[in-house]
RNAcentral holds the full RNA, with entries from ENA. Small-subunit ribosomal RNA, central domain from an uncultured prokaryote, 347 nucleotides, folded computationally.
Context: one part of a larger RNA
RNA sequence: UUGGGUUUAAAGGGUACGUAGGCGGCUUUAUAAGUCAGUGGUGAAAUCCCACAGCUCAACUGUGGAACUGCCAUUGAUACUGUAAAGCUUGAGUAAAGAAUAGGUAGGCGGAAUUUAUGGUGUAGCGGUGAAAUGCAUAGAUACCAUAAAGAACACCGAUAGCGAAGGCAGCUUGCUUAGCAGUUACUGACACUGAUGCACGAAAGCGUGGGUAGCGAACAGGAUUAGAUACCCUGGUAGUCCACGCCGUAAACGAUGAUUACUCGGUGUUAUGCGAUACACUGUAUGCGUCCAAGCGAAAGCGUUAAGUAAUCCACCUGGGGAGUACGCCCGCAAGGGUGAAACUC
Numbered sequence: 001u002u003g004g005g006u007u008u009a010a011a012g013g014g015u016a017c018g019u020a021g022g023c024g025g026c027u028u029u030a031u032a033a034g035u036c037a038g039u040g041g042u043g044a045a046a047u048c049c050c051a052c053a054g055c056u057c058a059a060c061u062g063u064g065g066a067a068c069u070g071c072c073a074u075u076g077a078u079a080c081u082g083u084a085a086a087g088c089u090u091g092a093g094u095a096a097a098g099a100a101u102a103g104g105u106a107g108g109c110g111g112a113a114u115u116u117a118u119g120g121u122g123u124a125g126c127g128g129u130g131a132a133a134u135g136c137a138u139a140g141a142u143a144c145c146a147u148a149a150a151g152a153a154c155a156c157c158g159a160u161a162g163c164g165a166a167g168g169c170a171g172c173u174u175g176c177u178u179a180g181c182a183g184u185u186a187c188u189g190a191c192a193c194u195g196a197u198g199c200a201c202g203a204a205a206g207c208g209u210g211g212g213u214a215g216c217g218a219a220c221a222g223g224a225u226u227a228g229a230u231a232c233c234c235u236g237g238u239a240g241u242c243c244a245c246g247c248c249g250u251a252a253a254c255g256a257u258g259a260u261u262a263c264u265c266g267g268u269g270u271u272a273u274g275c276g277a278u279a280c281a282c283u284g285u286a287u288g289c290g291u292c293c294a295a296g297c298g299a300a301a302g303c304g305u306u307a308a309g310u311a312a313u314c315c316a317c318c319u320g321g322g323g324a325g326u327a328c329g330c331c332c333g334c335a336a337g338g339g340u341g342a343a344a345c346u347c
C1' cells in the first nucleotide's frame, strides 16, 4: 500500500462551532471539461509473449507478428458527474401566536441544621470505641432554655422524572438570555451534511492575586490496633472545599458505542403537546426518555426503529506484548505538567 477493522480483544477525538477540502434534493435547456466511441499520429531498438527458421539439441541467434494497457490531435455521443441559465418544494431555515423544563447568567429573600459567643437553669462527668485511650470538664463541661453572629448546603416534594453539545444543572423569587418541541398558516428557495488546521466551552484536583473560613478535611500531631502499622479506627487539625478575577485543559470526560440521512415485524411504560371522540376511559400521530422481543447481525456476552441490522457521505483512530505514553526535539504553561511522540534492546 491493498485488504480488514474500532461496545467488551489494538482502535471514536471530552464536546460543540466552523475555514479549506470532500460530498450533496426534484425538473428543463445549453455546453461538452470529466466520461464513452471512431479515425490519424506517436509510443526507438533490444527485452517479454507467439509462430517459423539457423548452429547435431539446448542455451544462444535470426525473421515475422502481437504487444507497448500511454500521450497528442481530430470527428462524434450526451445517460451520469461538472459548468452556465431558468424553475420547483419535499431537505434546511425564517415569522406570528403556544406549552413544558434543576438550561445559562446577575441580583434579592427564606427556613431547618451545625459551630461559636453571651446570659440563665443545673452538677460531675462528657465524648469516643470491637474494647480503650488521647481529648473536653469544678476556671462549671455535657444536657436544657433564650438571644446573637457566621459560613456552607438546600430535607420532604423527588421520580429506571426533566433540561443541556458535552462537562453538568435542584430552596423560593425577579431581570436578562441560548437551544429544543407540537399544531395552524405564511415566506425564502438547496441556503444542506461533514469537517484537517483553527477557535470556544470543558468535572475534580492543582496554580496566581485578593477576600472568606461554620462543617468537612489531604499533609501533620497525638491515642489505639499490630510482630511492625509511615494504614484501616479514634481525638485534634493546616492547605483545600466557598467567592471574585486570571490560569491549567486533563478523567473509567463511559452508552468504554463519532456526526448526519434513509429504510427494516411488534408489545409496553413515561414526558410535553395536539387531533378524533368527549364522561375519566380508549385510540391515532409527532418530538424525546426508558424497557422487552422478531428478522438480521455478532466470537460470544449481547445489540435489536435510541442498532452493534441494511445502505450512503464526511471526519477521527488501530496494526503483537514489553521498552513507553518514556527519551529527544518542538509548541503551550507561573509551576505542576499538558500536546505531539520514537528507537535500540527483548519475548
Stems, first nucleotide, its partner, number of pairs: 004318003007301002012315001014201002017198001021194002025088007033081002035077008049065006091191001092188005098181001103177007110154001114150008125136002162169002206247006215241002220236004258314006266292005276282001296303002320347003329340004

Its mean pLDDT, the model's own confidence on a scale to 100, is 83.